[in-house]
Context: one part of a larger RNA
Molecule: large-subunit ribosomal RNA, domain IV
Organism: Sphingobacteriales bacterium
RNA sequence: CCGCGGCUAAGGAAUUCGGCAAAAUGGUUCCGUAACUUCGGGAGAAGGAACGCCCCACGCAAGUGGGGCCGCAGUGAAUAGGCCCAGGCGACUGUUUAACAAAAACACAGGACUCUGCUAAAUCGAAAGAUGAUGUAUAGGGUCUGACACCUGCCCGGUGCUGGAAGGUUAAGGAAGUGAGUCAGCGCAAGCGAAGCUCACGACUGAAGCCCCAGUAAACGGCGGCCGUAACUAUAACGGUCCUAAGGUAGCGAAAUUCCUUGUCGGGUAAGUUCCGACCUGCACGAAUGGUGUAACGAUCUGGGCACUGUCUCAGCCGCGAGCCCG
Numbered sequence: 001c002c003g004c005g006g007c008u009a010a011g012g013a014a015u016u017c018g019g020c021a022a023a024a025u026g027g028u029u030c031c032g033u034a035a036c037u038u039c040g041g042g043a044g045a046a047g048g049a050a051c052g053c054c055c056c057a058c059g060c061a062a063g064u065g066g067g068g069c070c071g072c073a074g075u076g077a078a079u080a081g082g083c084c085c086a087g088g089c090g091a092c093u094g095u096u097u098a099a100c101a102a103a104a105a106c107a108c109a110g111g112a113c114u115c116u117g118c119u120a121a122a123u124c125g126a127a128a129g130a131u132g133a134u135g136u137a138u139a140g141g142g143u144c145u146g147a148c149a150c151c152u153g154c155c156c157g158g159u160g161c162u163g164g165a166a167g168g169u170u171a172a173g174g175a176a177g178u179g180a181g182u183c184a185g186c187g188c189a190a191g192c193g194a195a196g197c198u199c200a201c202g203a204c205u206g207a208a209g210c211c212c213c214a215g216u217a218a219a220c221g222g223c224g225g226c227c228g229u230a231a232c233u234a235u236a237a238c239g240g241u242c243c244u245a246a247g248g249u250a251g252c253g254a255a256a257u258u259c260c261u262u263g264u265c266g267g268g269u270a271a272g273u274u275c276c277g278a279c280c281u282g283c284a285c286g287a288a289u290g291g292u293g294u295a296a297c298g299a300u301c302u303g304g305g306c307a308c309u310g311u312c313u314c315a316g317c318c319g320c321g322a323g324c325c326c327g
Stems, first nucleotide, its partner, number of pairs: 002321007010313002014311001019308001027051005036041001038147001052069007070074001082306007089298002094106002110145007122131003148293004153223003158220002160216005167211003173205002177201006185192002224242005251285001252282001263279005
């Protein structure tokens, strides 16, 4: 000097990003126990008291009652919850990055949409076949949301999906016809040239799709601007105008979202960029990419308090084990 362990005056979180670590609490019986609540919980809430040994009575016993004794200390050693308040997120128990992340991520019961009538849809497989399922729409697949409570507004112009069929466009195929090559024939020659065969073009015909017409947002998604106006001022219930498919409803809001920002006000502190309650000027919340609440739950995250402490003021001592030094 290092590691592990034990103790420490006074103070008691002043330490630190942060009470990290440590300390404290701890068993059994009895008393007692708040807000809130889905009436189950919360709850071991919190907070208190008792606990040994001897004698007597009662009792089958466990034990109960009475009397007494000792210590600082009686669950005498060891083992054995710290607690409370408020908020965010996720309802919950569960699952996960085997070996840096356990969470607010995943899952979940519940909700919704959609596909599928059975040789089902979907999936694997050149196929046979198999799963689905020895199931049958109260079933099975896909997608989203995520207990529960209260709710879930407007937009179908774009994209997607579903339906429609009048018209436009449109493939292979079919095809009237046209042209060319070839050669019977004709012609003195130039050349013309039937049928057949071959090649090229081809009016017209020709489905789905697309265009088109509708529907559909718990489909992908979207949900405005400027100007004026009230008998102080300020503000604007009101009016005008432009644009849009429609201009954000309820609820929430400096938020896991707020740039300016340590916004402003209130609370807590002597002092608070965090925290809690409000305000609303929402840079850039918002309704199943769910909105707002919510008891219970959480090795979750954030702020505060009590208890407690070597975390600290500020360091000291002791034990064990290394290193190092000496022998």